Notes
A computed fold for a 711-nucleotide part of an RNA from a Candidatus Woesearchaeota archaeon, annotated as large-subunit ribosomal RNA, domain II. The full RNA is in RNAcentral, with records from ENA. The coordinates come from a structure-prediction model, not an experiment, and the mean pLDDT is 81.
[in-house]
Context: one part of a larger RNA
C1' cells in the first nucleotide's frame, strides 16, 4: 500500500419555543395499591396558572373613553392603538419604580440551553495502592584469579675513604597504585562486518600487583536509593522505575464526523473580557409570527452647513534669499581733530524691492461628498419598512483601485478611508497564474457576439491604404519574471526659424594673398605668429599690426580674403517620430514555441473567429393568479449557516400478496427517475421473500500517521 468487516450528536433529568392533539379559568397526577401481564381503575399528596407590590410589617387592581385594519357596510367594528384610571413600594408633597382592561395546563413529536464521559480518538502530568537490586550503583559476609620478561629503591657484605662520621666503588638484595605483555578486564578507530532499533564478530587501541578483575550470599526501593557527579544508574524503561486503580482526567489544541435534492445566503467589523488560536453583547445570514403603507435615494432642479486639494505670504503665526534707499535709533571697529565734533564701515530700525516655504498658518478657496425640499425612477396588500421570537455560522480575512492618505530606504511590507473582487465564481482571454480584462453557470440545441485575436503550432485576413524602423529594434495592456534613466549620436524621417544664391551661393580644383613695416617696446634676439601696447595708412579684385605649423632670429609652409572654372541650391539653429550608445551574474534558453523585415511600429478602414454573455426553440423546478385548463416571472452559481421535502438499510403490528413451474444472495447486460435509488432479463444457487399504512432504531464511510483480519 489494497481488499473485505467495525468506526462518531445518544441516553436520562430539568428547561425554553415552535407544531399537533385532550381539556379549558382551569390542567395533571407521582411513588403506591390492584392486577398472571399490559390496559382500564383507585390513588389531590403535589406541581403550574388563576394578582401584584414591598427587605419586612402589611396593603391589595375600571369590565372608561377615543381612533381604527380586515369584514360587513358608511358607521359599526374581533384582533390593534392611543388616552385616562387603579394596586402598591417610596416620599412631607411632587413625582419615580413595578404591576392591572384573563389563558392555561398535560402529553407527544421537533429545535434548541444546563448537569452529567455528552459526537468520536489523542497527550504530557497528578494522586492511590503494590511489584522489583536474577541488569545495574554503593556497601558487608565467605571465596577465587594475574603467564614471562624488564627496569633494580632501601637494608645488607666487600673494598677505597675519614680522626671518627660522611661519601665513593663493587656485588648482594627484590621496592614500585614503575615499564613491555598473555589470561582477564575495557571499548579509541575502521562511520569495518552483521537479518538485526538493542547484540555478536574481526582490525587497531587502553589497562594489567593493584583505587584490580571475579564467583556465590546478603542489604539499600521511587520525591526515594546509590552516585571518584553523566542528573549517571534502579530488569532494553529515569530531570523521578515498573503494575494497577481514581479514569471515559482535562484538553479554548490537531485529525475525523458516514444517503440526495429544493429555497435563501454570511462574517473576518464595534465594544467587554489574564483578553489576542477563545468567548459574550452589537451589526450581518436563516426560519416563524405580528401589524398594516410605505420603503429607497438612482438622476433632475432648489436650498444648507464646511475649511479639505489647491493657492497665498503687508492678511495673521512661523521659516526664509537678494539689492537699493532713507534715519543715525542700542552697539563694535577704523580713522581725522586739543576737544566739540565729524567721515568711513559693521551693524539696528523702517520704507520699497526681489526669491522661496508650513500637519499642528490662512486674506482666500474648489471638484466629490453629506443633510433638507420637490419632482422623476425603482420597490410594495403577491405584505415592503418596522416590531417580536426560534435557529445560526463569524468576530486570523486577502488582491486591486483611489486618497500619489500615515510610517517605512524599500517590499507579495505594515496602518488606515473609500469603491471593488477573490473569500463563497465556473465559462472565455492572459503561454500556464484566487482577486488583471470580458462575463456570472437551470437542462438540451441552433444562431450573435465580448474581451482578445485571424503566417504554423491554433479556429478566423500572409486583408486594403499611407507612412516609420534596418536595430531581429519589435513581434509584452500592466505584473509575476525588473522598468530601463541621466547623458550622448554628422543613424534617418518629418516639420519651423534665419542667412547666402544665375549680379553664380557651398564644396573642389587654378591664380592672386602685395606696400610703407623688422609697426612701437621688450629682448642676446622678438621680423605677422615668446610677451606687453597700440591695431593705422597705401596701392588694390583682395590681402589680418596676422588662423595654424615653422625658425635661434630670419626663411619656409598655410589660413583669412580676392578673382576665375564649373554649375543648383547651400548652410546654421532650433522641435518632433522611430532607431543606436550608455546597458553587468552566475548550466545552454527564451517574444509561449516555430519562425518573422513585417508575421515589427504608427495612423485609417473592411471582414472574420471567437463565451455557460445576449438571442430563438422545448424541457425541468421554484414563487404568483386560476376551481381547472391555463397564464406570468430581471426567479433556480454558493463556503460556513437556516429551513423544506424525499432514498435506502434492520426491526414490529395490520393488510394484501409472491415462492421448488425456482425465495433470498451473487456475476452481467438493459430500461426508469434530477438525484438518494428503482425495476427487467439472462445465469449461478436452492428455501424463504416483497408491496402497502403506521411505529421503533446500536440506521448509511473514503479518509481520523483510525482499529481488526487478509495479502
Nucleotide at each position: 500500500g489494497c481488499c473485505a468487516g467495525g468506526g462518531a450528536g445518544u441516553g436520562u433529568a430539568u428547561u425554553u419555543a415552535u407544531a399537533u392533539g385532550g381539556c379549558g379559568a382551569g390542567g395533571a397526577u407521582a411513588a403506591u395499591c390492584a392486577u398472571a401481564a399490559a390496559a382500564a381503575g383507585a390513588g389531590a399528596a403535589u406541581c403550574c396558572a388563576a394578582a401584584g407590590c414591598g427587605a419586612a410589617a402589611g396593603c391589595a387592581a375600571a369590565a372608561a373613553c377615543c381612533c381604527g385594519c380586515a369584514g360587513c357596510u358608511u358607521g359599526c367594528a374581533a384582533g390593534g392603538g392611543g388616552u385616562a384610571u387603579g394596586g402598591u413600594a417610596u416620599g412631607a408633597a411632587a413625582g419615580u419604580g413595578c404591576c392591572a382592561u384573563u389563558a392555561g395546563u398535560c402529553a407527544u413529536a421537533u429545535g434548541g440551553a444546563u448537569a452529567c464521559g455528552a459526537u468520536c480518538c489523542g497527550a504530557a502530568a497528578c494522586c492511590c495502592g503494590g511489584u522489583g537490586a536474577u541488569c545495574u550503583a554503593a556497601c558487608c559476609c565467605a571465596g577465587g584469579g594475574u603467564a614471562a620478561g624488564g627496569u633494580g629503591a632501601a637494608g645488607c657484605c666487600g673494598c677505597u675513604g675519614u680522626a671518627a662520621u660522611a661519601a665513593g666503588u663493587g656485588g648482594u638484595g627484590g621496592a614500585g597504585g614503575c615499564c613491555u605483555g598473555a589470561a582477564a578486564g575495557g571499548g579509541u578507530u575502521c562511520u569495518g562486518u552483521g537479518a538485526a532499533c538493542a547484540a555478536g564478530c574481526g582490525u587497531u587501541c587502553c589497562u594489567c600487583u593493584a583505587a584490580c578483575c571475579u564467583u556465590g550470599g546478603g542489604c539499600u526501593a521511587g520525591g526515594g536509593g546509590u552516585g571518584a557527579a553523566a542528573a549517571g544508574c534502579c530488569a532494553a524503561u529515569c530531570g523521578a522505575a515498573c503494575c494497577g486503580g481514581g479514569u471515559g482526567a482535562u484538553a479554548g489544541c490537531u485529525g475525523a464526523u458516514u444517503c440526495c435534492u429544493g429555497c435563501c445566503g454570511a462574517a473576518a467589523u464595534u465594544g467587554g473580557c489574564c483578553g489576542c488560536a477563545g468567548u459574550c453583547a452589537a451589526g450581518u445570514c436563516u426560519c416563524g409570527a405580528g401589524c398594516a403603507a410605505g420603503g429607497u435615494u438612482a438622476c433632475a432642479a432648489g436650498g444648507a452647513a464646511g475649511g479639505u486639494a489647491g493657492a497665498g505670504a503687508c492678511a495673521c503665526g512661523g521659516a526664509u534669499u537678494u539689492g537699493a534707499a532713507a534715519u543715525u535709533u542700542a552697539g563694535g571697529g577704523u580713522u581725522c581733530g586739543a576737544a566739540a565734533g565729524g567721515a568711513c564701515u559693521c551693524g539696528g530700525u523702517u520704507u520699497c524691492u526681489u526669491g522661496u516655504c508650513c500637519a499642528a498658518c490662512u486674506c482666500c478657496a474648489a471638484a466629490u461628498g453629506u443633510c433638507c425640499u420637490u419632482g422623476u425612477g425603482c420597490u410594495g396588500a403577491a405584505g415592503a419598512a418596522c416590531u417580536c421570537g426560534g435557529g445560526a455560522a463569524a468576530c486570523a480575512g486577502g488582491g486591486a483601485g483611489u486618497c500619489u492618505g500615515g510610517g517605512g530606504u524599500a517590499a507579495a511590507c505594515u496602518u488606515g478611508a473609500c469603491u471593488u473582487c477573490c473569500g463563497a465564481a465556473a465559462g472565455g482571454g492572459g503561454a500556464a497564474c484566487a482577486a488583471c480584462c470580458c462575463a456570472a453557470c437551470c437542462u438540451a440545441u441552433a444562431g450573435u457576439u465580448a474581451a482578445g485575436g485571424u503566417c504554423c503550432c491554433u479556429a478566423a485576413a500572409u486583408g486594403u491604404c499611407a507612412a516609420u524602423u534596418a536595430a531581429a529594434u519589435g513581434u509584452u495592456a500592466a505584473a509575476g519574471g525588473u522598468c530601463a534613466a541621466a547623458a550622448g549620436g554628422u543613424g534617418u524621417c518629418a516639420g519651423u526659424g534665419g542667412c547666402c544664391u544665375a549680379a553664380g551661393a557651398c564644396a573642389g580644383c587654378a591664380a592672386g594673398g602685395a606696400g610703407g613695416u623688422u609697426g612701437g617696446c621688450u629682448u642676446a634676439g622678438a621680423a605677422g605668429c615668446a610677451g606687453c601696447c597700440a591695431u593705422c595708412c597705401u596701392a588694390u579684385a583682395a590681402u589680418a599690426a596676422g588662423u595654424g605649423c615653422g625658425u635661434a632670429a630670419c626663411a619656409g609652409c598655410u589660413u583669412a580674403c580676392u578673382u576665375g572654372u564649373c554649375a543648383a541650391g547651400g548652410u546654421c539653429a532650433u522641435u518632433g517620430g522611430c532607431c543606436c550608445u550608455g546597458a553587468a551574474a552566475a548550466u545552454g534558453g527564451a517574444c509561449g514555441g516555430g519562425g518573422c523585415u513585417a508575421a515589427a511600429u504608427u495612423g485609417a478602414c473592411u471582414a472574420c473567429c471567437g463565451a455557460u454573455a445576449c438571442u430563438g426553440u422545448a424541457g425541468a423546478u421554484c414563487c404568483c393568479u386560476g376551481a381547472a385548463a391555463a397564464g406570468g416571472g430581471a426567479a433556480u452559481g454558493g463556503u460556513a449557516g437556516g429551513c423544506a421535502g424525499g432514498c435506502g438499510u434492520c426491526u414490529u403490528u395490520a393488510u394484501u400478496g409472491g415462492a421448488c413451474u425456482g425465495a433470498a444472495g451473487u456475476g452481467u447486460u438493459u430500461c426508469u427517475g434530477u438525484a438518494a435509488a428503482g425495476a427487467a432479463a439472462u445465469a449461478u444457487u436452492g428455501a424463504c421473500c416483497a408491496a402497502u399504512a403506521a411505529g421503533g432504531a446500536a440506521u448509511g464511510a473514503a479518509a481520523a500517521u483510525c482499529c481488526u483480519g487478509g495479502u
NCBI's taxonomy places the organism under Archaea, Nanobdellati, Candidatus Woesearchaeota.